[in-house]
RNA sequence: GUCGGCAGACCGCUCAUCCGACGGACGGGACCGGGGAACCCAAAGGCACGUGAGGACUGCGGUCCUCUUGGGGUGAAGUCGCACCGCGACCGGGCUCUCCAGCCCGAACCCGACAGCUAACCCCGGAGGCGUCUGGAGGGCUCUG
Numbered sequence: 001g002u003c004g005g006c007a008g009a010c011c012g013c014u015c016a017u018c019c020g021a022c023g024g025a026c027g028g029g030a031c032c033g034g035g036g037a038a039c040c041c042a043a044a045g046g047c048a049c050g051u052g053a054g055g056a057c058u059g060c061g062g063u064c065c066u067c068u069u070g071g072g073g074u075g076a077a078g079u080c081g082c083a084c085c086g087c088g089a090c091c092g093g094g095c096u097c098u099c100c101a102g103c104c105c106g107a108a109c110c111c112g113a114c115a116g117c118u119a120a121c122c123c124c125g126g127a128g129g130c131g132u133c134u135g136g137a138g139g140g141c142u143c144u145g
Base pairs, nucleotide, nucleotide: 011131012130013129014128017030018029019028031126032125033124034123035122036121041116052067053066054065055064056063057062070114071111072110073109074108078090079089080088081087082086091106092105093104094103095102097138098137099136100135101134
């Protein structure tokens, strides 16, 4: 000097956040994000196929519980093709705003047979994961001096 590992702080990225408090009283403030839920709108017509599974109770109308293949939700995380479990294409997302390049990602989880939109109203969340800084050109906003 370089590379790698560990810990802390600062800074930065993704994402729905900052301030404050940290006092025995399991706190607080301002905000941000998501789901359910009327009128209206959308949908709704015919035929065929399909229209979950199990258990308990029942006054036989149903009620409760468990599961996930139908359906749905958060999320960018989808669609198609192929010589097929991996490739490719399109499309979507990230690397602070735009353009051009470059590099990467397209997971996971949840609801539990059920939900279009939707004001009032009701409910839930604000966590986790990462990092020495992509390159060039061109802008915008705010604060301080």